[in-house]
RNA sequence: CGAGUCGGCAGGGCGGCCGCGUUCCCGGCCACGAGCCGGGACCGAGGAAAGUCCGGACUCCGAAAGGGCAGGGUGGUUGCUAACGGCAACCCGAGGUGACUCGCGGGACAGUGCCACAGAGAACAGACCGCCUCGCCACAAGCGGGGUAAGGGUGAAACGGUGCGUGUAAGAGACCACCGCGGCCUGGGUGACCAGGCUGGCACGGCAAACCCCACCCGGAGCAAGGCCAAGAGGGAACCGCGAGGUUCCUGCGCAGGCGUUCGAGGGCGGCCCGCCCGAGCCUGCGGGUAGGCCGCUGGAGCCUGUCGGCAACGGCAGGCCUAGAUGGAUGGUCGCCGCCGCUUUCGCGCAAGCGGACGCGGCACAGAAUCCGGCUUACGGCCGGCUCGUCCG
Numbered sequence: 001c002g003a004g005u006c007g008g009c010a011g012g013g014c015g016g017c018c019g020c021g022u023u024c025c026c027g028g029c030c031a032c033g034a035g036c037c038g039g040g041a042c043c044g045a046g047g048a049a050a051g052u053c054c055g056g057a058c059u060c061c062g063a064a065a066g067g068g069c070a071g072g073g074u075g076g077u078u079g080c081u082a083a084c085g086g087c088a089a090c091c092c093g094a095g096g097u098g099a100c101u102c103g104c105g106g107g108a109c110a111g112u113g114c115c116a117c118a119g120a121g122a123a124c125a126g127a128c129c130g131c132c133u134c135g136c137c138a139c140a141a142g143c144g145g146g147g148u149a150a151g152g153g154u155g156a157a158a159c160g161g162u163g164c165g166u167g168u169a170a171g172a173g174a175c176c177a178c179c180g181c182g183g184c185c186u187g188g189g190u191g192a193c194c195a196g197g198c199u200g201g202c203a204c205g206g207c208a209a210a211c212c213c214c215a216c217c218c219g220g221a222g223c224a225a226g227g228c229c230a231a232g233a234g235g236g237a238a239c240c241g242c243g244a245g246g247u248u249c250c251u252g253c254g255c256a257g258g259c260g261u262u263c264g265a266g267g268g269c270g271g272c273c274c275g276c277c278c279g280a281g282c283c284u285g286c287g288g289g290u291a292g293g294c295c296g297c298u299g300g301a302g303c304c305u306g307u308c309g310g311c312a313a314c315g316g317c318a319g320g321c322c323u324a325g326a327u328g329g330a331u332g333g334u335c336g337c338c339g340c341c342g343c344u345u346u347c348g349c350g351c352a353a354g355c356g357g358a359c360g361c362g363g364c365a366c367a368g369a370a371u372c373c374g375g376c377u378u379a380c381g382g383c384c385g386g387c388u389c390g391u392c393c394g
Stems, first nucleotide, its partner, number of pairs: 001390009012338007020044002023041007046366001050377002053375005058222004066274004071218005076090005091105001092103004106213002111211002113207003128152002130148007160179004165175002180202001181200008226295004234251007253287007266278003302321008339364005345358005
């Protein structure tokens, strides 16, 4: 210098003017409470706020929500974590010269099933070509019988592989050496697993993202959860009034149909069964009314710094900090200066490629909270660093 690989960082900055939202303060109107108006102060989006994919907190379903079946999920090991399908380290396998990356990584001697196309044959296999042998034939060719899984061919896969080994008519784990595989033993490691030795001619093809088996996990619905206040159609009661009617309080609508009140409807309870509990209302249709406000709502598995333990994920301790809460949904607009990038013009340096400066113009991504966290995934313009390989120079 080139090619590659892994990781980290921030997500333009400052100021003026105008504007918006939460909270607080001041003043005015006011029925002195709410509300409205004016002014001021503090704070006011993200690394992904996104997709809503996974895990939790929280809330309700009476309860850290009972048992079984069914169903769903996860799947190397050890750890981390509130938890996880996440993360870290390691193991095994695959890819790469390498840094490094990828793995939907339990079980195929529990059982069942499948293996397309091609091919003679696809799992207790298989003679299409070839090879050997026998017969017909004078020989050859050809035809037929038998042997052969070494060679060719088909295929993703052909019943371990390699060998100018032994052996044989030709062959073959039939035998031998090495590799692979299985079994046993020893050693190392918490473990996945690794190393070594002995032994068995090999008995066990692949698919579990086919059913299935094994281990572990899973109740449901979700902040439109859920709670409170107000209002409300209709009904009832009391009071006032001769009456029409009015006031106050309680309840929270009316009509029709069906089921039910210890012969238990319905509900907790979800696909089913059992079991336990609550239990006088429940379901369907039609019509009508109110559809405003408050809480939940942001201080939390929180953030930052230091230190200690750990290879790391992460955890302990100490100190410091407060950092959005909208609800037709605030977080914006504009101007100036600076920063970065690109382009035009121009100036300087240089033989040139090019480098540097100035004026001007354009641009500065992806995208925006909505109960809150931990992850994953996706989108996105840059800057910086570690490591690897190659080439050249010293």
Bacterial RNase P class A from Labedaea rhizosphaerae, 394 nucleotides, folded computationally. The model forms 97% of the base pairs in the Rfam consensus. Its Rfam family is "Bacterial RNase P class A". Rfam classes the family as a ribozyme. Rfam's curators write: Ribonuclease P (RNase P) is a ubiquitous endoribonuclease, found in archaea, bacteria and eukarya as well as chloroplasts and mitochondria. It was read from a public genome assembly, where an Rfam model found it.